[in-house]
RNA sequence: GUCGGCGUAGCUCAGUUGGUAGAGCAUAGCACUCAUAAAGCUAAGGUCACAGGUUCAAUCCCUGUCGCCGACA
Numbered sequence: 001g002u003c004g005g006c007g008u009a010g011c012u013c014a015g016u017u018g019g020u021a022g023a024g025c026a027u028a029g030c031a032c033u034c035a036u037a038a039a040g041c042u043a044a045g046g047u048c049a050c051a052g053g054u055u056c057a058a059u060c061c062c063u064g065u066c067g068c069c070g071a072c073a
Base pairs, nucleotide, nucleotide: 001072002071003070004069005068006067007066010025011024012023013022019056027043028042029041030040049065050064051063052062053061
């Protein structure tokens, strides 16, 4: 340099023939207990890497940029 994959909650990841996003762990609270832990209930937490485009509507489609990984040269 060329090509491909990935970027979603604090962490690990799901999700999509386009219709305003979820799980587990972690965190906080509640309840239980003599107390703690576990199991239980609830809550909070996301500009879906960034920018533009298409669309009534974009995490999803198109283009570019950035970062990581891999292959080739």
Background: Predicted 3D model of a 73-nucleotide RNA (transfer RNA) from a Candidatus Nomurabacteria bacterium. Rfam family: tRNA. It was read from a public genome assembly. NCBI's taxonomy places the organism under Bacteria, Bacteria candidate phyla, Candidatus Nomuraibacteriota. Its mean pLDDT, the model's own confidence on a scale to 100, is 82.